This is a predicted structure of a 73-nucleotide RNA (transfer RNA) from Candidatus Roizmanbacteria bacterium RIFCSPHIGHO2_02_FULL_37_13b. Taxonomically the source falls in Candidatus Roizmaniibacteriota (Bacteria, Bacteria candidate phyla).
RNA sequence: GCCCGGGUAGUUUCAGUGGCAGAACGUCCCCUUGGUAAGGGGAAGGUCGCGGGUUCGAUUCCCGCUCCGGGCU
Repeated sequence: GCCCGGGUAGUUUCAGUGGCAGAACGUCCCCUUGGUAAGGGGAAGGUCGCGGGUUCGAUUCCCGCUCCGGGCU
RNA backbone atom coordinates (compact mmCIF):
# COMPACT_ATOMS: atom_id res chain seq x y z
C1' G A 1 0.00 0.00 0.00
C1' C A 2 -4.23 -3.53 -1.02
C1' C A 3 -8.27 -6.84 0.81
C1' C A 4 -11.79 -8.67 4.69
C1' G A 5 -14.45 -8.20 9.43
C1' G A 6 -15.76 -4.94 13.38
C1' G A 7 -16.79 0.21 16.36
C1' U A 8 -24.44 0.59 19.40
C1' A A 9 -25.83 2.24 27.48
C1' G A 10 -20.62 1.94 32.75
C1' U A 11 -19.25 -3.44 30.76
C1' U A 12 -19.95 -7.40 26.65
C1' U A 13 -16.47 -12.07 21.00
C1' C A 14 -23.16 -7.91 22.20
C1' A A 15 -28.79 -7.88 19.38
C1' G A 16 -31.20 -5.08 15.73
C1' U A 17 -32.26 -3.44 10.65
C1' G A 18 -34.91 2.10 6.20
C1' G A 19 -40.07 4.45 10.33
C1' C A 20 -40.01 3.47 18.83
C1' A A 21 -32.67 1.97 19.86
C1' G A 22 -32.77 -3.21 22.69
C1' A A 23 -30.81 -7.54 25.96
C1' A A 24 -27.74 -9.41 29.87
C1' C A 25 -24.65 -7.87 33.83
C1' G A 26 -23.78 -3.43 36.75
C1' U A 27 -26.04 1.29 39.29
C1' C A 28 -30.42 3.50 41.93
C1' C A 29 -35.51 2.92 44.10
C1' C A 30 -39.47 -0.28 45.78
C1' C A 31 -41.80 -5.19 47.29
C1' U A 32 -40.90 -9.63 49.94
C1' U A 33 -37.92 -11.15 55.22
C1' G A 34 -37.40 -10.34 62.24
C1' G A 35 -32.73 -9.31 59.30
C1' U A 36 -29.30 -10.74 55.17
C1' A A 37 -28.88 -13.40 50.70
C1' A A 38 -31.88 -15.24 46.85
C1' G A 39 -36.36 -13.86 44.22
C1' G A 40 -39.97 -10.17 42.05
C1' G A 41 -41.28 -5.08 40.16
C1' G A 42 -39.66 -0.31 38.42
C1' A A 43 -36.19 3.75 36.98
C1' A A 44 -31.97 6.30 35.21
C1' G A 45 -28.22 5.77 31.65
C1' G A 46 -27.14 6.34 24.20
C1' U A 47 -23.70 12.47 19.29
C1' C A 48 -25.63 3.91 17.28
C1' G A 49 -16.74 5.97 15.93
C1' C A 50 -16.37 11.10 12.89
C1' G A 51 -17.81 13.98 8.41
C1' G A 52 -20.66 14.14 3.96
C1' G A 53 -24.39 12.03 0.40
C1' U A 54 -29.19 9.38 -1.05
C1' U A 55 -34.23 9.40 1.06
C1' C A 56 -40.30 12.21 3.35
C1' G A 57 -37.31 9.51 6.96
C1' A A 58 -30.51 6.56 8.01
C1' U A 59 -28.03 2.86 13.63
C1' U A 60 -29.39 0.45 8.83
C1' C A 61 -27.89 2.11 2.01
C1' C A 62 -23.49 4.93 -0.61
C1' C A 63 -18.57 7.81 -0.25
C1' G A 64 -14.37 9.62 2.60
C1' C A 65 -11.72 9.56 7.20
C1' U A 66 -10.46 7.32 11.88
C1' C A 67 -9.64 3.36 15.56
C1' C A 68 -9.43 -2.16 16.63
C1' G A 69 -8.63 -7.26 14.75
C1' G A 70 -7.13 -10.53 10.69
C1' G A 71 -4.95 -11.59 5.81
C1' C A 72 -1.75 -10.44 1.27
C1' U A 73 2.58 -7.99 -0.89
The sequence is in RNAcentral, with records from ENA.